The prediction has a mean pLDDT of 81.
The RNA shown here (SAM riboswitch aptamer (S box leader)) has 106 nucleotides and comes from Halpernia frigidisoli.
Rfam family: SAM riboswitch aptamer (S box leader). Rfam describes the family as follows. The SAM riboswitch is found upstream of a number of genes which code for proteins involved in methionine or cysteine biosynthesis in Gram-positive bacteria.

RNA sequence: AACUUAUUCAGAAAAGUGGAGGGAAUUGACCCGAUGAAACUUUAGCAACCUGUUUAGAAAUAAAUAAGGUGCUACAUUCAACUCGCAUUAGCGGGCAAGAUAAGUC
Numbered sequence: 001a002a003c004u005u006a007u008u009c010a011g012a013a014a015a016g017u018g019g020a021g022g023g024a025a026u027u028g029a030c031c032c033g034a035u036g037a038a039a040c041u042u043u044a045g046c047a048a049c050c051u052g053u054u055u056a057g058a059a060a061u062a063a064a065u066a067a068g069g070u071g072c073u074a075c076a077u078u079c080a081a082c083u084c085g086c087a088u089u090a091g092c093g094g095g096c097a098a099g100a101u102a103a104g105u106c
Stems, first nucleotide, its partner, number of pairs: 002105007013043005021032003026081004044073003049069003052065005077098001082095005
């Protein structure tokens, strides 16, 4: 990298370095950014996917915890694009696809 499964309506930021971009990609829109973007580092936090631990249970499993492995900490997986339904329209709602994260397979 590819594939499989699960989740994707919640939550949680300060400092230092840096110096112009960023919100995944394409187009358009919208938004953030010199009152400092990306990236990196430190500290703090959130969550509970995997491991560990505890409790209940015959088991399946459920609940708890947050020590270890990840992940995440603007809005927000921002909206539209393909499709379906409703609507005169503007638009509203759903689905697919794609993406992200975890665990696993090769």